This is a predicted structure of an 85-nucleotide RNA (Bacterial small signal recognition particle RNA) from a Coriobacteriia bacterium. The RNAcentral record of the sequence draws on ENA. It matches the Rfam family "Bacterial small signal recognition particle RNA". Rfam links the family to the GO terms signal recognition particle, plasma membrane targeting and SRP-dependent cotranslational protein targeting to membrane, signal sequence recognition. Rfam's curators write: The signal recognition particle (SRP) is a universally conserved ribonucleoprotein involved in the co-translational targeting of proteins to membranes. By type it is a non-coding RNA gene.
[in-house]
RNA sequence: GGCUGGGGCGGUGACAUGGUUCGAACCUGGUCAGGUCCGGGAGGAAGCAGCCAUAAGGACCCUCUGACGCGCGCCCCCGCCUUUC
Numbered sequence: 001g002g003c004u005g006g007g008g009c010g011g012u013g014a015c016a017u018g019g020u021u022c023g024a025a026c027c028u029g030g031u032c033a034g035g036u037c038c039g040g041g042a043g044g045a046a047g048c049a050g051c052c053a054u055a056a057g058g059a060c061c062c063u064c065u066g067a068c069g070c071g072c073g074c075c076c077c078c079g080c081c082u083u084u085c
Base pairs, nucleotide, nucleotide: 001081002080003079005077006076007075008074009073010072011070012069013068015066016065018061019060020059021058022057028053029052030051031050036045037044038043
């Protein structure tokens, strides 16, 4: 000086149980207009639409988290090869 292997840090590529977002007529939840039901009444009950939140799932992304890849870089270690003194 070179090489194999291992470890650490970084780089880079893509991934998802990560980030963002969309997302249920009804068989999710919350709130439930209207209307319905119970009650003599006071009140109560269930609950469609809407709205909100999300599930399965979709889209975008690599900022965070995790793991993966590499004829990328640096450092450390074992071993091997070589050169000089």